[in-house]
RNA sequence: GUUUGACAAAGGCACACUUGGCGAAAGCCAGGGUCGCAAAGUUUCCGGUCUACGGGUGAUACCUAGGACAGCGGGGCUGCCAAC
Numbered sequence: 001g002u003u004u005g006a007c008a009a010a011g012g013c014a015c016a017c018u019u020g021g022c023g024a025a026a027g028c029c030a031g032g033g034u035c036g037c038a039a040a041g042u043u044u045c046c047g048g049u050c051u052a053c054g055g056g057u058g059a060u061a062c063c064u065a066g067g068a069c070a071g072c073g074g075g076g077c078u079g080c081c082a083a084c
Stems, first nucleotide, its partner, number of pairs: 003083003012037002017032006035071001041077003045074003048069003054064004
C1' cells in the first nucleotide's frame, strides 16, 4: 500500500419508542433507549424518497426545493482493530 472481516480485542455509533427543545412540515438537536451497523464517520456530486412555508395553476385539488433523508442505492474524502 492492496484485499478481506471472526463468536477476537480496544473502543465507536444508535432503529422503534420516549422526555425536553427547534421547525410550516419533512425532519433536526439534547437526554433516555438499543433494532441493528465494519464506515450507521464525513460529503447532496448522481439517482431515489419525504415535505410544500413561500410561489404557481385549470384551485375542496394539484405542481414546485432553494427544505430534509448520508440508517435508500452509487460516487468522492477520511479512519479504528485484526487477518492475509
The RNA shown here (c-di-GMP-I riboswitch aptamer) has 84 nucleotides and comes from a Gammaproteobacteria bacterium. The coordinates come from a structure-prediction model, not an experiment, and the mean pLDDT is 85. Its Rfam family is "c-di-GMP-I riboswitch aptamer". Rfam describes the family as follows. GEMM was predicted in a large-scale screen for bacterial structured RNA regulatory elements.